[in-house]
Molecule: transfer RNA
Organism: Candidatus Zixiibacteriota bacterium
RNA sequence: GCUGAUGUAGCUCAGUUGGUUAGAGCGCCUGAUUGUGGAUCAGGAGGUCGGUGGUUCAAUUCCUCCCAUCAGUACCA
Numbered sequence: 001g002c003u004g005a006u007g008u009a010g011c012u013c014a015g016u017u018g019g020u021u022a023g024a025g026c027g028c029c030u031g032a033u034u035g036u037g038g039a040u041c042a043g044g045a046g047g048u049c050g051g052u053g054g055u056u057c058a059a060u061u062c063c064u065c066c067c068a069u070c071a072g073u074a075c076c077a
Base pairs, nucleotide, nucleotide: 001073002072003071004070005069006068007067010026011025012024013023019057028044029043030042031041032040050066051065053063054062
């Protein structure tokens, strides 16, 4: 350089042919319980869905380009 895959909450991940307010577990915060902590229970916060542009009435989802990571491969030494 070329090809392919991946990018969604702090972490690990889901998201069924494009369709109403984007979710789970763990973690975090508050409260209850407890002598304290842990565990348990209840509630809550946390997201420009990697970025740009486009198609569409409507895009996390489709298309273009770019960025990052990973894998394979080619060339030089």